Predicted 3D model of a 107-nucleotide RNA (SAM riboswitch aptamer (S box leader)) from a Bacteroidota bacterium. The prediction has a mean pLDDT of 80.
RNA sequence: UACUUAUCCAGAAAGACGGAGGGAAUGGGCCCGUUGAUGUCUUAGCAACCCGAGAAAAGUCGGGUGCUACAUCCCACCUUAACAAUUUUGUUAGGGGCAGAUAAGAU
Repeated sequence: UACUUAUCCAGAAAGACGGAGGGAAUGGGCCCGUUGAUGUCUUAGCAACCCGAGAAAAGUCGGGUGCUACAUCCCACCUUAACAAUUUUGUUAGGGGCAGAUAAGAU
């Protein structure tokens, strides 16, 4: 790095550095950002997976990754239902996919 499985409506801050864009890709939205965002480091916190301890289970503790604006920020592919305009479009609410992220495994 392609692959497999599981989860993704909850949860969780501050300081320092830095200086203009950023929120995965493409498009459309909607937001965040010089009242300093995104990002890096430190500390703290949250708690999804894995390892260990604990007679066993649960709670708990320690460790390895992870995470700490907005549902994976929303939609864009298929489909179901209702409603409204109208004879096919739109809106809303579900279901399933695609893609992405995280963990573990495996290669």
Taxonomically the source falls in Bacteroidota (Bacteria, Pseudomonadati). It was read from a public genome assembly, where an Rfam model found it.